[in-house]
Background
Large-subunit ribosomal RNA, domain I from a Paludibacteraceae bacterium, 529 nucleotides, folded computationally.
Context: one part of a larger RNA
């Protein structure tokens, strides 16, 4: 020096564990905000720092309920207190709620500075202090409303590129990402100028088929319906006009307002005549009732022996079960504890819903002379866009621009266009449910993870730290059943540490603490050279 074994050190893999995550589901809730939000700054405890709570009434105040023996949040003790005259704690309601922040009296480099007006107090007074008010915008205006924030879902206005086409330009990615505006618990859409095809259907939305079909397409890559069928859910209404009445204005026969009337296509209504108060109703308001929610209450049944530090294990013998879900307890507990099945419960607040009342809306028959039935609209030209449909034979829908009807003997559509036929009635508005989503609340589940995994975060985590900033962004879990966390003695620098002693089942469980692999470093022994 090498090899081997043993014993240690170092190191923190592995195993086991779980306070935390992940993914779904069910039910709720779907908003908060000028009565000052979300988010913060600074304070606040007997002492002092972080987290939590709270706001100068500051880990809290009052009240109404629950509850019944301990409590003064946590790291985390110490000291001092509170409590059966019912504390701590849990739930409903109320009070307080500094400063910043839409931030709103003015300003400002957020958490700061400086005012005006009114009233009160103090002062001879200048002033000081306290309270209240003082921003802007809209409207029917002594008042009412708005603003700002919020995860996804929604509508609208804008709108890429990487990519694919094995290059690339039409095309695709894609009306996606992203930006902006605005809304709701959903939004949007919606009661046929719709489809269909000689038979008919009957608003919208969503799902399963139709169907990767018909088509579109440098006919490339790719894009991709509808009719119809089956389901979920189901609901229909209101205006404009004709006509009538009233009011107002004046240019004296028109205009405007209000009320009545009226709302459709086998046309309907006005108008004229007859008849008449039945029937039904998702919506609005109020009251009563009630399920439910926001604390809770009761809740069955086991002993002995053995092993062991400890019994829930084993043996023997029992019991309960509308409860043998789950968790905890010194190892694995139906019968020890919390619970579970089941039954019960609210002073206060909320309250889908039901009933009643109120208010509102809602019907028929005949006649056919006259009047009405949504105009810069429908349609057309040019240019774009949407339709599965890229200009194509391109209908249909939207419109930047130029034009421009009919008006019920009317008009639109049926994929160029014409005829016939069929069908519907545009140019006004509203409308629940089935559908989408989950920041939030409660509960449940997992052939999901188990600390390099699972969220970036199981820990003082969006922390430490980095960056001028936008922004980036960690590492870090485990003594033991219980601190019983090692009194005392000795060595040592009144050290670190070690040797005893003691605790404990165990201390090679000693806080650098469960297990404790490998690399690596030593010591001892043996062998080889």
């Nucleotide at each position: 020096a090498g090899c081997a074994a043993a014993u240690g050190g170092u190191g923190g893999a592995u195993g086991c564990c779980u306070u935390g995550g992940c993914u779904a589901g069910u039910a709720g809730a779907g908003g908060c905000g000028a009565u000052g939000a979300a988010a913060g700054a600074c304070g606040u405890g007997c002492c002092a720092g972080g987290c939590u709570g709270c706001g100068a009434u500051a880990a809290g105040u009052c009240u109404c309920g629950g509850g019944g023996a301990g409590c003064c949040g946590u790291c985390a003790a110490g000291g001092g207190g509170c409590u059966u005259u019912g504390a701590u704690c849990c739930g409903g309601g109320a009070a307080u709620u500094u400063c910043u922040g839409a931030a709103u009296g003015g300003g400002g480099c957020a958490a700061c500075c400086c005012a005006g007006u009114a009233u009160a107090u103090a002062g001879u007074g200048a002033u000081a202090u306290a309270u209240a008010c003082u921003a802007c915008c809209g409207c029917a205006a002594u008042g009412c409303g708005g603003a700002g924030c919020g995860a996804a879902c929604g509508u609208u206005g804008g709108g890429a590129a990487u990519u694919g086409a094995a290059a690339c330009a039409u095309c695709u990615u894609a009306g996606u990402a992203c930006c902006a505006a605005c809304a709701g618990g959903a939004a949007a859409a919606g009661a046929a100028a719709u489809c269909a095809a000689a038979a008919g259907a009957g608003a919208u939305u969503a799902c399963g088929c139709u169907a990767g079909u018909a088509g579109c397409g440098g006919c490339g890559a790719g894009c991709g319906a509808a009719c119809g069928c089956g389901u979920a859910a189901g609901a229909g209404g209101g205006c404009a006009a004709a006509c009538c009445a009233c009011u107002a204005g004046c240019u004296u026969g028109c205009u405007a307002g209000u009320g009545g009337g009226g709302u459709u296509g086998u046309a309907g209504g006005a108008c004229u005549g007859c008849a008449a108060u039945a029937u039904a109703g998702a919506c609005u308001u109020a009251a009563a009732c009630a399920a439910a929610c926001u604390a809770a209450u009761a809740g069955a049944a086991u002993a002995a022996g053995c092993u062991g530090g400890a019994a829930a294990g084993c043996u023997u013998a029992a019991g309960c079960g509308u409860a043998g879900a789950g968790g905890g307890u010194g190892a694995u507990a139906c019968u020890c504890c919390c619970g579970u099945a089941u039954a019960u419960g609210a002073a206060a607040g909320u309250g889908c819903g039901u009933u009643u009342a109120u208010a509102c809306u809602u019907a028929g028959c005949a006649g056919g002379a006259u009047c009405c039935u949504g105009a810069g609209u429908a349609g057309g030209g040019c240019g774009g866009g949407a339709c599965a449909c890229g200009u194509g034979u391109a209908a249909u829908c939207c419109u930047g621009u130029c034009u421009g009807a009919a008006g019920c003997u009317g008009g639109g559509u049926a994929g160029a266009c014409c005829a016939c036929u069929a069908u519907c009635c545009a140019a006004c508005c509203c409308u629940a449910a089935a559908u989408a989503c989950u920041a939030c609340u409660a509960c449940u589940a997992g052939a999901c993870c188990g600390a390099u995994a699972g969220u970036g975060c199981a820990c003082a985590a969006g922390u430490a730290c980095c960056g001028u900033g936008a922004g980036g962004g960690a590492a870090a879990g485990g003594u033991g059943a219980a601190a019983a966390g090692a009194a005392c003695u000795g060595a040592g620098g009144u050290g670190a540490u070690c040797a005893g002693a003691g605790u404990g089942a165990a201390a090679u469980a000693g806080a650098a603490c469960c297990u404790g692999a490998a690399a690596c470093c030593a010591u001892u022994u043996g062998c080889u050279u």

The coordinates come from a structure-prediction model, not an experiment, and the mean pLDDT is 85.